[in-house]
């Protein structure tokens, strides 16, 4: 230099000008001045974990359902991270992995094959028989060969008639043992002749985790009107009284009790007109919940890392359908063209995208730019 691999920060800057919101001040109280503060790494998805507030709720444990799964650690917790293990892929740096259990039971292995889980045997191999010499037959066997994602241990080599863990070495594989390591795992020599083939992102088992609902949660303040309750007054229910009940604009009891009184029964027909004080629920509306916090910056330590802990320093959006924006000057990053390689003209800020109760992961989008660590290859000293 080429090519990769990985952690990380950045995603204009300055000034003016014209707005806009949030809070302070200050007046001449107006959409006034003036000072301050005002989006992001993701505010996004809303898939995870939590704080918060309500509601169930005695305490355990079972069951349902749902989600997690390799070992240790971190952390408020997690399905996140860090660190190691085992597989895998890669020359490497790295990278990926839903990574417990297949002798608990079930179920399922397309499609080709003779045959898909119980042994079987399609073509070949072998011994013997028989024949019309093209082959048939009874056996033996699973080495080859073909079928497929997998066919009952691979590779050699002895052995056989062919052959076979039938015997032997290595490899793999089991089940104790022994050494390292907190653990997962590793090594190791010994001993078993190979035994239940896969798949649990099928049901399933073990073993953990989990009460519901969410800032429209939830608290407090609380109006007109319309409607509810109390109690005064007034009317009405009678031909007069006097209590009691009722009723007072959707017309309703066709009240009782006692005294007048001739007025005991029954049936018809029958009224007005409403005021006042007070109480309480909801609704509009309004405060709070709302941002001094698992906070940020800066240093140290303690750790390999997540991280965790002490000192100092800071105060940094607040809200409600919702501002956080445009324009203009220089300038810098890119870009394009020239080029004496020193620069020089030109042009331009040009990615994804916007808080809404808050925090910690994760995902998913993103023009360009920078930085630090490695690894592969090539030159050069």
């Nucleotide at each position: 230099c080429c090519a990769g691999a990985u952690g990380g920060u950045c995603g204009g800057a300055c000034g003016g000008u014209c707005g806009c919101g949030g809070c302070g001040c200050u007046c001449u109280c107006g959409c006034a001045g003036c000072g301050u503060c005002g989006a992001g790494g993701a505010a996004a998805g809303u898939c995870c974990g939590g704080g918060c507030u309500c509601c169930a709720c005695g305490g355990u444990g079972a069951c349902a359902a749902g989600g997690c799964g390799g070992c240790g650690g971190g952390u408020a917790a997690c399905g996140c991270c860090c660190g190691c293990c085992g597989g895998g892929a890669g020359c490497g740096a790295u990278c990926c992995c839903a990574g417990g259990g297949a002798u608990a039971g079930c179920g399922c292995c397309a499609c080709a094959g003779a045959a898909a889980g119980c042994a079987a045997a399609c073509c070949u191999c072998c011994u013997c028989c028989c024949c019309a010499c093209g082959g048939g037959g009874c056996g033996g066997g699973a080495a080859g060969g073909g079928u497929g994602a997998a066919a009952g241990g691979g590779u050699g080599g002895g052995g056989u008639a062919a052959g076979a863990g039938c015997c032997c070495a290595c490899c793999g594989c089991g089940g104790a043992c022994c050494u390292g390591g907190c653990a997962a795992c590793a090594g190791g020599g010994a001993c078993g002749g190979c035994a239940u083939g896969g798949c649990a992102a099928g049901c399933c088992c073990c073993g953990c985790c989990u009460g519901g609902a969410g800032c429209a949660a939830g608290a407090c303040c609380g109006a007109a009107u319309a409607g509810g309750g109390a109690c005064c007054c007034c009317g009405c229910g009678u031909c007069g009284g006097c209590c009691u009940c009722g009723c007072g604009u959707c017309g309703g009891a066709u009240a009782g009790g006692c005294c007048g009184u001739c007025a005991c029964u029954g049936g018809c027909u029958g009224a007005g007109a409403g005021g006042g004080u007070c109480c309480g629920g909801g609704u509009a509306g309004g405060u709070c919940g709302c941002g001094a916090g698992a906070a940020c910056c800066g240093u140290c330590c303690a750790g390999c890392a997540a991280u965790g802990g002490g000192c100092g320093g800071u105060c940094c959006a607040g809200a409600g359908g919702a501002a956080u924006g445009g324009c203009c000057g220089u300038c810098u990053c890119g870009c394009a063209u020239c080029u004496u390689c020193g620069g020089a003209u030109g042009u331009c800020a040009g990615a994804c995208a916007g808080a809404a109760c808050c925090c910690g992961g994760c995902u998913u989008a993103c023009a360009g730019a920078c930085c630090g660590u490695c690894u592969g290859g090539u030159c050069c000293a």
The RNA shown here (Bacterial RNase P class A) has 381 nucleotides and comes from Caulobacter sp. A source record names the gene rnpB. The source organism's lineage runs through Bacteria, Pseudomonadati, Caulobacterales, Caulobacteraceae and Caulobacter. Its mean pLDDT, the model's own confidence on a scale to 100, is 76.